[in-house]
A computed fold for a 95-nucleotide RNA from a mouse gut metagenome, annotated as SAM riboswitch aptamer (S box leader). The coordinates come from a structure-prediction model, not an experiment, and the mean pLDDT is 83. The RNAcentral record of the sequence draws on MGnify.
RNA sequence: CUUAUCGAGAGUGAUGGAGGGACUGGCCCGAUGAAAUCCGGCAGCCUGCUGAAAAGUAAGGUGCUAAAUCCAGAGGAGAAAAAUCCGAAGAUGAG
Numbered sequence: 001c002u003u004a005u006c007g008a009g010a011g012u013g014a015u016g017g018a019g020g021g022a023c024u025g026g027c028c029c030g031a032u033g034a035a036a037u038c039c040g041g042c043a044g045c046c047u048g049c050u051g052a053a054a055a056g057u058a059a060g061g062u063g064c065u066a067a068a069u070c071c072a073g074a075g076g077a078g079a080a081a082a083a084u085c086c087g088a089a090g091a092u093g094a095g
Stems, first nucleotide, its partner, number of pairs: 001095006011039001013038003019029003023073004040065003045061003048057003069089001075086003
């Protein structure tokens, strides 16, 4: 850079001790224990395996495990306003 997906799902665990939710503005979570690591779990994108296919499985590579990607965000469609939609930004997989 291209492309697909992002309202589902997942812990009463161990270590650890003050931060975290990308950024900005909000709004939240956190000593009834944040981040991080380990274990567990969820999911099924790529590979593998089964299968004629549909599909299944969960061994390998990732990913994820508060709240819709927590909400909004440049710009556009919607006569205006609003709902809504596209999109932007971001995340993840594959190339």